Background: Two RNAs folded together computationally: RNase P RNA and transfer RNA, 451 nucleotides in total.
C1' cells in the first nucleotide's frame, strides 16, 4: 500500500428566513395573536440480560423449575465492565524459555448412571487379528506367554531413554508428566521448593447429574384519578270514579299531556312516563411523564473498571404521533488554475413513546497501534 | 408497546437417545401403454435442514447471536 486484529474519536458549524411541536409570560373578541426558551441517537432497533417503578402474592423454611460458573474488585443490580490467573494461538526447519500482542461459556468426570455410531482382536473390571518367544506336533497347526512393533480408529489405560527378559513388560532406574503429603510467598485463583508413590485416574457434564451462589408471577395496553351514553338500583312527581285481585299491580268510562301551524271536532300517540340522587364503570380525557443510580468542568483516591469532594447548568415529551425546507458565510471533498481563486458535490445505518445500565446487531469517516522481538539447544 | 411460538424439496409431513446417504405422498420431467390424452406400471431429478459461530470424533437434534413469518394482550 493492501487485506485484517485491537483501541478511540466525530456523526459538519453559524446566521436569516418560511414552517411544525411544546414549555413560560403577556394581550384577549375565548378563538388565537405577540415575545422569549427547548426540540432524536450512536445505536432511538433487535427486545436478549439487569434494574427502578406500579398491581397481585407472601410468617418462616424445605422441595420442584429456571439461570449463572477460574480468582479479587467496580456497580443500585447484571450473563456486564476492569485487573489477575492458568489454557490455547502468533515468531523458528524443529523443541524449551523470557517479553510483547490476540482468543474463550475457564466449578466437578477420583461420588453415581448413560453413550462413545463404523472400522478394529479389543472401546473401558481391557484386548492376542498380524508379528515376536516358548512347549508339542502328523510340519497343515495347536497350548501358552507377551501391549515392545504393525494394523483399525476421534480416541487403544502415562512419554523418552538405559537396564532387563526366552520375547516383553513401570519390572528396575533417570528425566518429564500425573497423583498425595508437607513447606514457603500471595487476600486469592495459583506458583515455586522438599518428600513420597511406579500409575492405581480414556474423553464427554453447551449428556443426566453433583457442588456453590442468584431468582416470587405480571409489565406504562403496570396503575392512580375525572367521567358522555347504555344497564343496576333508591327517592319524587305522574287525575278521579268503578269493578277485579295473588295487594305488586290490571281493565274500562270520563279527564289529563303530545302531535295534526290558531280554534272546535276527528284521528294518531303516551302514562312501560318526567326529574333528581347512588354505587361501580364503558367511550373519552387527565395522570404516572420528564430534577434523574442526571450531564459537563477542576481536583483528590485507586494499575484500571470506578468512588469521594467542590463548582456548574436544566437538556425532547409527540398519541397515526413534531423535531422540517430554502439560502448565505465557513469547514471538508473533488476537477481546474493566469496561483487571486473558479466551478460541483457534502453523505451510511438509521429515527424517541415510561425511565435508566449493559450486551448484540445495522452503518461512512478519520485517527493510534499490531500482525513479533530476544536468548539457549 | 409488551409477551408467546415456527422455520427439513415447488406443496404436506417424517428423521428412535446426537452415529453418517437426510426419507415418504402430491406435483415435475423421462420412458411404457394408446389413433391423441388421462389413469396405472417403471424410472430420474429436485436439499446451504432459513443463515453465521460454536460444543463434539460425529449437529437436522444441543447452546450462542441473527433473519424471516405466525398468534395473542385495549
Nucleotide at each position: 500500500g493492501c487485506c485484517u486484529g485491537u483501541g478511540g474519536a466525530c456523526a459538519g458549524g453559524u446566521g436569516a428566513u418560511c414552517g411544525c411541536u411544546u414549555c413560560c409570560g403577556g394581550c384577549c373578541u375565548c378563538g388565537g395573536c405577540c415575545g422569549g426558551g427547548g426540540g432524536a441517537g450512536g445505536a432511538a432497533a433487535g427486545u436478549c440480560c439487569g434494574a427502578a417503578c406500579a398491581c397481585g402474592g407472601c410468617a418462616g423454611g424445605a422441595c420442584a423449575c429456571g439461570g449463572u460458573g477460574g480468582u479479587g474488585g467496580g456497580u443500585a443490580a447484571c450473563g456486564c465492565c476492569c485487573a489477575c490467573c492458568g489454557g490455547c494461538c502468533c515468531a523458528u526447519g524443529a523443541u524449551c524459555g523470557u517479553c510483547g500482542g490476540g482468543c474463550a461459556a475457564g466449578g466437578g468426570a477420583a461420588a453415581g448412571u448413560g453413550c462413545c455410531a463404523c472400522a478394529g482382536a479389543a472401546a473401558g473390571u481391557a484386548g492376542a487379528c498380524c508379528g515376536c518367544c516358548g512347549g508339542c506336533u502328523u510340519c497343515g497347526g495347536u497350548c501358552g506367554g507377551u501391549a515392545a512393533g504393525g494394523g483399525u480408529g476421534a480416541a487403544a489405560g502415562g512419554g523418552u531413554g538405559c537396564g532387563g527378559u526366552a520375547a516383553g513388560a513401570g519390572c528396575g532406574c533417570a528425566c518429564c508428566g500425573c497423583c498425595c503429603g508437607u513447606c514457603u510467598g500471595g487476600u486469592g485463583a495459583c506458583a515455586g521448593g522438599c518428600g513420597g508413590g511406579g500409575c492405581a485416574u480414556g474423553g464427554u457434564a453447551a449428556a443426566c447429574c453433583c457442588c456453590a451462589c442468584c431468582g416470587c408471577g405480571u409489565g406504562c395496553a403496570a396503575g392512580c384519578g375525572c367521567a358522555a351514553g347504555c344497564a343496576g338500583u333508591c327517592c319524587u312527581c305522574g287525575g278521579u270514579a268503578c269493578g277485579u285481585u295473588u295487594c305488586g299491580g290490571c281493565g274500562u268510562g270520563c279527564g289529563u299531556c303530545c302531535g295534526u301551524a290558531g280554534u272546535c271536532c276527528g284521528c294518531g300517540g303516551a302514562a312501560u312516563g318526567a326529574g333528581g340522587g347512588c354505587g361501580g364503570g364503558u367511550c373519552g380525557c387527565g395522570u404516572g411523564c420528564a430534577g434523574g443510580a442526571g450531564g459537563c468542568c477542576a481536583u483528590c483516591g485507586g494499575c484500571a473498571a470506578c468512588g469521594g469532594u467542590g463548582g456548574u447548568c436544566c437538556c425532547a415529551g409527540a398519541u397515526g404521533a413534531a423535531u422540517g425546507g430554502u439560502c448565505a458565510c465557513c469547514g471538508c471533498c473533488c476537477g481546474g488554475u493566469u496561483c487571486g481563486c473558479c466551478g460541483g458535490g457534502u453523505g451510511a445505518c438509521a429515527g424517541a413513546a415510561u425511565u435508566c445500565g449493559g450486551c448484540u446487531u445495522a452503518u461512512g469517516u478519520c485517527c493510534a497501534u499490531g500482525u513479533g522481538a530476544c536468548g539457549a539447544u | 408497546g409488551c409477551a408467546g411460538g415456527u422455520g427439513u424439496a415447488g406443496c404436506u409431513c417424517a428423521a428412535u437417545u446426537g452415529g453418517a446417504u437426510a426419507g415418504a405422498g402430491c406435483a415435475u420431467c423421462g420412458g411404457u401403454c394408446u389413433a391423441c390424452g388421462a389413469a396405472a406400471c417403471c424410472g430420474a431429478a429436485g436439499g446451504u435442514u432459513g443463515c453465521a459461530g460454536g460444543u463434539u470424533c460425529g449437529a437436522g437434534c444441543c447452546c450462542u447471536g441473527c433473519c424471516a413469518c405466525c398468534u395473542g394482550c385495549g